Predicted 3D model of a 73-nucleotide RNA (transfer RNA) from Serendipita indica DSM 11827. It matches the Rfam family "tRNA". Rfam classes the family as a transfer RNA.
RNA sequence: AGCAGUGUGGCGCAGAGGCUAGCGCGCAGGGCUCAUAACCCUGAGGUCACUUGAUCGAGACAAGUCACUGCUA
Numbered sequence: 001a002g003c004a005g006u007g008u009g010g011c012g013c014a015g016a017g018g019c020u021a022g023c024g025c026g027c028a029g030g031g032c033u034c035a036u037a038a039c040c041c042u043g044a045g046g047u048c049a050c051u052u053g054a055u056c057g058a059g060a061c062a063a064g065u066c067a068c069u070g071c072u073a
Base pairs, nucleotide, nucleotide: 001072002071003070004069005068006067007066010025011024012023013022018056027043028042029041030040031039049065050064051063052062053061
């Protein structure tokens, strides 16, 4: 330098244009128990990497930028 992949709550991941952005773990509160764990209920927590564009409408599509990973040189 070229190509490809990834970027979504604290962590690991879903999410093939029409939702209030979900799941598991974790965290907080409550229940159960003599108590702890397990189990059950409830809740907080996300400007979907950034900027711009197309669209009535974007996490998803397009362009550019950044970071990380891999391959080639």